[in-house]
Context: one part of a larger RNA
RNA sequence: GGAUAAACGCUGGCGGCGUGCCUAACACAUGCAAGUCGAACGAUCCCGCAAGGGAGAGUGGCGGAAGGGUGAGUAACACGUGGGAAUCUACCUCCUCGCAGGGAACAACCUCUCGAAAGAGAGGCUAAUACCCAAAAGGGUCAGGAAAUGAUCAGAGUCGAAAGGCGUGAGGAGAGGAGCCCGCGGCCCAUCAGCUAGUUGGUGAGGUAAUGGCUUACCAAGGCAACGACGGGUAGGGGAUCUGAGAGGAUGUCCCCACACUGGAACUGAAACACGGUCCAGACGCCUACGGGUGGCAGCAGUGAGGAAUAUUGGACAAUGGGCGAAAGCCCGAUCCAGCAACGCCGCGUGGAGGAUGAAGGCCUUCGGGUCGUAAACUUCUUUAGAGGGAGACGAGAAAGGACGGUAUCCCUAGAAUAAGCGACGGCAAACUACGUGCCAGCAGCCGCGGUAACACGUAGGUCGCGAGCGUUAUCC
Numbered sequence: 001g002g003a004u005a006a007a008c009g010c011u012g013g014c015g016g017c018g019u020g021c022c023u024a025a026c027a028c029a030u031g032c033a034a035g036u037c038g039a040a041c042g043a044u045c046c047c048g049c050a051a052g053g054g055a056g057a058g059u060g061g062c063g064g065a066a067g068g069g070u071g072a073g074u075a076a077c078a079c080g081u082g083g084g085a086a087u088c089u090a091c092c093u094c095c096u097c098g099c100a101g102g103g104a105a106c107a108a109c110c111u112c113u114c115g116a117a118a119g120a121g122a123g124g125c126u127a128a129u130a131c132c133c134a135a136a137a138g139g140g141u142c143a144g145g146a147a148a149u150g151a152u153c154a155g156a157g158u159c160g161a162a163a164g165g166c167g168u169g170a171g172g173a174g175a176g177g178a179g180c181c182c183g184c185g186g187c188c189c190a191u192c193a194g195c196u197a198g199u200u201g202g203u204g205a206g207g208u209a210a211u212g213g214c215u216u217a218c219c220a221a222g223g224c225a226a227c228g229a230c231g232g233g234u235a236g237g238g239g240a241u242c243u244g245a246g247a248g249g250a251u252g253u254c255c256c257c258a259c260a261c262u263g264g265a266a267c268u269g270a271a272a273c274a275c276g277g278u279c280c281a282g283a284c285g286c287c288u289a290c291g292g293g294u295g296g297c298a299g300c301a302g303u304g305a306g307g308a309a310u311a312u313u314g315g316a317c318a319a320u321g322g323g324c325g326a327a328a329g330c331c332c333g334a335u336c337c338a339g340c341a342a343c344g345c346c347g348c349g350u351g352g353a354g355g356a357u358g359a360a361g362g363c364c365u366u367c368g369g370g371u372c373g374u375a376a377a378c379u380u381c382u383u384u385a386g387a388g389g390g391a392g393a394c395g396a397g398a399a400a401g402g403a404c405g406g407u408a409u410c411c412c413u414a415g416a417a418u419a420a421g422c423g424a425c426g427g428c429a430a431a432c433u434a435c436g437u438g439c440c441a442g443c444a445g446c447c448g449c450g451g452u453a454a455c456a457c458g459u460a461g462g463u464c465g466c467g468a469g470c471g472u473u474a475u476c477c
Stems, first nucleotide, its partner, number of pairs: 001477004006473005013348006019341002021306001026304003030301003035062003040059002044055004069259003079185006087178003092174008101133003109124006139153005157166003187233003194224003199221008236256003241250003261282005284295004312338001314337003320334001321332004351381004361372004385418001387413005395404001421466005426447003432461005442449002
């Protein structure tokens, strides 16, 4: 000198775009953050004379594995990059074939019982695209060298007057996604030197979607290591970014990974060992009729605590995007907006021109004057920001629909009005005098100033630098 998620001191007019708990992965009151489908289903209720329409608890389906948050853990195939073979894939796209029949339940509902509650139990009734049996044109898988052959594997309907649509079962292909393996690359300590028993390899078996010591039985005795094993410390990784001539060094937005009170486990599912699911244990909090029950903000706001320090318990689904739905539509603290903060970057303003008796006043003075200083007053001009009034969007696509927002922007009116500070002035280093103080009070980045004329302390005037900022501190280069 540059940079920062900055903080502190003094000061502070406006706008645009960004950014905003770096500390306690500390604890959390309250509200919201994931629902949707009546064109799967039967009860129930409401409107209607009816046809029909509507509501929503329950069954059922799809979605709650995305999106959003955090960086604790992890030195690892976690990440980056380049390869690989033994795999899976809901929804989406394309292609082929099928969708005869039958059965038994369980919620809801009713009755009863227990319980303070949360809820639980018993009996009875009922439907389905829920469950069970059965059905295969064409196929998949396994056995078989191959063919033949054998074994095995699935199902559901619904809307429509119809055409047909949607759905569903099997198979093939694609797209996108995911799991697995390997080479190479990137931290510190050798005051960590030896480490290892499922350890290293083989065979059989099991397990998985799949390879594999993943698991297990048996067999062999291997495997790793100064090219740093093992141990310890630290840490999410990469891209972008900052800095630097470069080499290099340093780091919170996008991608990947990991985590969801702590530890463990499985269930469902195409996918989880699942942030707002389940079970067990623990710590903590809350309710309790003492028997028991309930909760998890590292989602958005917000609170306490910690800290030098970090915002609103806002608006809207209008746009983008996601879930469900045939659709209308519903839901979304994703998102888009608004609010707060000079936290950063960028832009604009605090007026322009004229104006000397160089006014008053301040400061200095050799008392002549010098200086602040065209600075002010005063005259004149203009109206950006701001104020008042009027008009008023783009964002919206074939139509409708705008939170932002009567915002941006445009026009008119009046009027210089409402807007300047901060640091420094001994040398480094641009900028000097007076008074006060008297090794005191104090200053200081380094050198150093101060003990009676201090350009170095304090105040004032002046000057220099930057300017809605200016300084200080911290960190990185």
Predicted 3D model of a 477-nucleotide part of an RNA (small-subunit ribosomal RNA, 5' domain) from Candidatus Brachythrix odensensis. The sequence was found in a public genome assembly. Its Rfam family is "Bacterial small subunit ribosomal RNA". Gene Ontology terms of the family: ribosome and structural constituent of ribosome. The coordinates come from a structure-prediction model, not an experiment, and the mean pLDDT is 84.